The RNA shown here (transfer RNA) has 82 nucleotides and comes from a Patescibacteria group bacterium.

[in-house]
C1' cells in the first nucleotide's frame, strides 16, 4: 500500500431484527447493621446547567419517521498479507 477486526458513562461489559442508549457487574455516594471497621443490605449515581432545557456510542456526512446497529469519508488500536 491491500484486506479483516475493534473503538459505548469512571472501569469491564451488553444492547447484532433499526425502535426508550447505557442493562449486568465493579467503583463511587448516602444510610442500615457494628464498639469500631471490614463484610452484608437498602436507595442513587452519564456530562454541563440554579432550573427550563442542551449534550452524550472515536469524529463527520448520508438513508430513514427513527441509526450504536445501513452506506461512505477520516482518525486510533489489533491481525493478516506485500
Nucleotide at each position: 500500500g491491500u484486506c479483516g477486526g475493534a473503538g459505548u458513562g469512571g472501569c469491564g461489559a451488553a444492547a447484532c431484527a433499526g425502535g426508550c442508549a447505557g442493562a449486568c457487574g465493579c467503583g463511587c455516594a448516602c444510610g442500615g447493621u457494628u464498639c469500631a471497621g471490614a463484610g452484608c443490605c437498602g436507595u442513587g449515581u452519564g456530562g454541563g446547567g440554579a432550573a427550563a432545557c442542551c449534550c452524550a456510542u472515536a469524529g463527520g456526512a448520508g438513508u430513514u419517521c427513527a441509526a450504536g446497529u445501513c452506506u461512505c469519508c477520516u482518525c486510533u488500536c489489533c491481525g493478516a498479507c506485500a
Rfam family: tRNA. Rfam describes the family as follows. Transfer RNA (tRNA) molecules are approximately 80 nucleotides in length. The coordinates come from a structure-prediction model, not an experiment, and the mean pLDDT is 82. The source organism's lineage runs through Bacteria and Bacteria candidate phyla.